[in-house]
RNA sequence: UAAAGUAGGCGAAUGGUCGCUCACCACACGGUGGGAGGAAAGUCCGAGCUCCACAGGGCAGGGUGCUGGCUAAUAACCAGUGAGGGUGACCUUAGGAAAGUGCCACAGAAAAUAGACCGCCCCGCACACAGUCCCGCACAUAACUUUAUGUGCGGGAUGCGGGGCAAGGGUGAAACGGUGAGGUAAGGGCUCACCAGUCUCAGUGGUAACACUGAGAGCUAGGUAAACCCCACCCGGAGCAAGACCAAGUAGGAGGGCAAGGUGGCCCGCCUGAUGCCCUCGGGUAGGUUGCAAGAGGCACUGGGUAAACGGUGUCCUAGAGGAAUGGCUAUUACCUUUUAGGGAGUGAUCCCUAAAAGGGAACAGAACUCGGCUUAUGACCUACUUUAACUC
RNA sequence: GGGCGAUUAGCUCAGAGGAAAGAGCGUUGGCCUCCGGAGCCAAAGGGCGAGGGUUCAAAUCCCUCAUCGCCCUCCA
Numbered sequence: 001u002a003a004a005g006u007a008g009g010c011g012a013a014u015g016g017u018c019g020c021u022c023a024c025c026a027c028a029c030g031g032u033g034g035g036a037g038g039a040a041a042g043u044c045c046g047a048g049c050u051c052c053a054c055a056g057g058g059c060a061g062g063g064u065g066c067u068g069g070c071u072a073a074u075a076a077c078c079a080g081u082g083a084g085g086g087u088g089a090c091c092u093u094a095g096g097a098a099a100g101u102g103c104c105a106c107a108g109a110a111a112a113u114a115g116a117c118c119g120c121c122c123c124g125c126a127c128a129c130a131g132u133c134c135c136g137c138a139c140a141u142a143a144c145u146u147u148a149u150g151u152g153c154g155g156g157a158u159g160c161g162g163g164g165c166a167a168g169g170g171u172g173a174a175a176c177g178g179u180g181a182g183g184u185a186a187g188g189g190c191u192c193a194c195c196a197g198u199c200u201c202a203g204u205g206g207u208a209a210c211a212c213u214g215a216g217a218g219c220u221a222g223g224u225a226a227a228c229c230c231c232a233c234c235c236g237g238a239g240c241a242a243g244a245c246c247a248a249g250u251a252g253g254a255g256g257g258c259a260a261g262g263u264g265g266c267c268c269g270c271c272u273g274a275u276g277c278c279c280u281c282g283g284g285u286a287g288g289u290u291g292c293a294a295g296a297g298g299c300a301c302u303g304g305g306u307a308a309a310c311g312g313u314g315u316c317c318u319a320g321a322g323g324a325a326u327g328g329c330u331a332u333u334a335c336c337u338u339u340u341a342g343g344g345a346g347u348g349a350u351c352c353c354u355a356a357a358a359g360g361g362a363a364c365a366g367a368a369c370u371c372g373g374c375u376u377a378u379g380a381c382c383u384a385c386u387u388u389a390a391c392u393c
Numbered sequence: 394g395g396g397c398g399a400u401u402a403g404c405u406c407a408g409a410g411g412a413a414a415g416a417g418c419g420u421u422g423g424c425c426u427c428c429g430g431a432g433c434c435a436a437a438g439g440g441c442g443a444g445g446g447u448u449c450a451a452a453u454c455c456c457u458c459a460u461c462g463c464c465c466u467c468c469a
Stems, first nucleotide, its partner, number of pairs: 001389009010379001012333007020035006037364001041375002044373005049239004056268004061235005066080004081094005095230002100228002102224003117169002119165008132157011177195006196220001198217008243290004253281006260272004283468002297316007335360011394465007403418004411449001420436005442458005
C1' cells in the first nucleotide's frame, strides 16, 4: 500500500424565509414552547398491559435442544467445549442412529438379519490322453561357478455339475476397519504386532460440556431425527381495531339454530343463564374521553465480575397525530474527497501538517400502546485492533 | 395498526425427498375446407418468486427476504 476479518461510531450545527401539527397564553390579530429512527421497517422471538375464571387438571398440538452464566423473559446476549471450513485473523455448527420404525433413486453381485458377476480354491463327471505350451524330477551329450540340447516320467490346460471364499477387479454419495506377518485347498480378525475407532472401568484436571493418562473387553458398530420417534425443559387463548366510559340515533325488526351458552383444538372442571343465548340478514351511528407517554427509561461517574449483566450515587424528562403533523428554498460553518503549492519526518517504500481551488454535504427510510432482542435495508462516511500478500529498508 | 394465507408454462391448477416437473385452456405449424370455425395430428414454451442451509440427492424439509391477496371498528 492492497485485500480481508472482528468490534464499534456518525447519520450534522447555526441562521433567514415560507409552511404543517400539538400544547399553553390571548376577546381577537397573534405570540411562546415541543415535534421521528438507527433501523420508527419485517412481525421472526420474548415480555409488560387488557379481556376471557387475576387460567386449574388431562389429552392433542407447538417450541427449544453441547456446557455454564445472565435476564422480567426469549430461539436473544456473554464465557467456554467438541466437530467442520479457511494460509490466516476468524467463521459456521451442535441432545439421542449399540429403544424402535421408515427411507437410501440410478448404477452395482450386493445398500443394512449383507451379498457373489468376473475371479481364487476343492471334489466329481465328461472330452482328450496325437501334437503343442508351461512346471517339476531323473539320465545322457556339449560345456564346466553356470547353462544349452535331447530322451523318459509325473502334474496342469477345456466343458458341465456340486461346494468353499470374500483377498483382488468393477459400481456408487456410501461396500460391513487399515498395513504387515503367520496360517490355509483358497481365503477371511481365523491368529498375532502396530495403527484408527467404539464401549466399560479407574485415576487426574475442570462447577460442567469435556480433556489427558492407564487397564480391560470385543472385533468394528453405514448415513438420515431441518423423517416418524425417544429423552429433557417450556408453552392456556386472544390481542390497544385488547378493554373501559360518555353521547347520538332506531324497525328492541326478520329468518334459522340450541336447551344451553362462554372459556377461540378436545375432555373435565369452572362461570353465566331461565321467556334466555348463538348465527345470518336487516336497521342506526361514522362523535368524544380514556387506555397513552416516567419507563425492566436515557446519560455520566463508580464498585466487584473475563464478559453479558448486576449494585450504588448524581442528573435529565424528551413527539403524541387520527386519511394521520414533523417539510420546502436559501446562507454560513464543521466534516469528507480530489488536485495544486509550501513545509516537515524517514536511508527508502511512504506518511504527516498548512494553505488555496473544485466537488460533495447524501443514502435507507418514516412514529400509531410500550419495552428487550433478532433479521433485513442504508453511505466514494469515520475509528480501533488483527490477519494475509506485495513493495522498501 | 393487528392477525392469517399464497407464489409451479401466457392463464387456471396438480405434484407432498430420487420424473426428462405434468394436465386443461391458450399459442404455433400441418391435415381437412372454396374460405373460416369445429375436428384430427404434431410442436414450442419452465428449472418451480429470490438467496442461503439440511441431505448422496430439494419444486417438496428449515431459515431470511420479495411480491400479491384476505380478515378484524362501534350501538341496540
Two RNAs folded together computationally: RNase P RNA and transfer RNA, 469 nucleotides in total. The coordinates come from a structure-prediction model, not an experiment, and the mean pLDDT is 76. Rfam match: Bacterial RNase P class A. The family's RNA type in Rfam is ribozyme.